A computed fold for a 102-nucleotide RNA from Pontibacter harenae, annotated as SAM riboswitch aptamer (S box leader). The prediction has a mean pLDDT of 83. It matches the Rfam family "SAM riboswitch aptamer (S box leader)". Gene Ontology term of the family: regulation of gene expression. The model forms 97% of the base pairs in the Rfam consensus.
Order: sequence, then C1' cells, then structure tokens
RNA sequence: AAUUUAUAAAGAAGAGGCGAGAGACUAGGCUCCAUGACCCUCUGGCAACCACCAGUUUGGAAGGUGCCAAGUCCUAUCCCGAACAGUCGGGACAUAUAAAUU
Repeated sequence: AAUUUAUAAAGAAGAGGCGAGAGACUAGGCUCCAUGACCCUCUGGCAACCACCAGUUUGGAAGGUGCCAAGUCCUAUCCCGAACAGUCGGGACAUAUAAAUU
C1' cells in the first nucleotide's frame, strides 16, 4: 500500500511550547480559534478491536493499536421508502480505526 471482516448517536483534558489558521480531500454550510485554536511534548484519562484475568448477553484490567469539540460536525453522487415542494428515514459509496491476510 491493497484485500477481507467488524465497528463508527456511548466514553474520555490539564500543563508547557509554537503562533494562524483548523475541523481528511473538493464545494457549500456550520463550528473552533490571539481569553492562543490546529500541531508538538509531558502528564492524565477513555475502553472500540486484539491479547490477558474472572467465568459469561457480563465484569475486571490497561499490555498492543486506537481515541479524548460538535453523529465520521452536516450535506453533496447513486439506490430504496415516506412525504409532496422542502424535506425526513434507511442503505450504497467515501472516510477513520481495529483484526487478519497478501
């Protein structure tokens, strides 16, 4: 990097550094941001998957990965259903993460 499978309305922030944009890509919306965001480091935390312990629709623990604003922030393209003028619900696609394989 690719493929497959699973999950994605739950959960979890302080300090220091830096200094202007950030929220995956494009567009629109919305939001965060000099009362310092994003990012980095440290500390702390969460518990989704794997592994572990108990032994069982669960609980513990926090080793590996992951994560700690907003539903994956929302929408777009396609399909289905409802509704009948502007949308609502679901799915596909896309994205993220885990595990396995190549």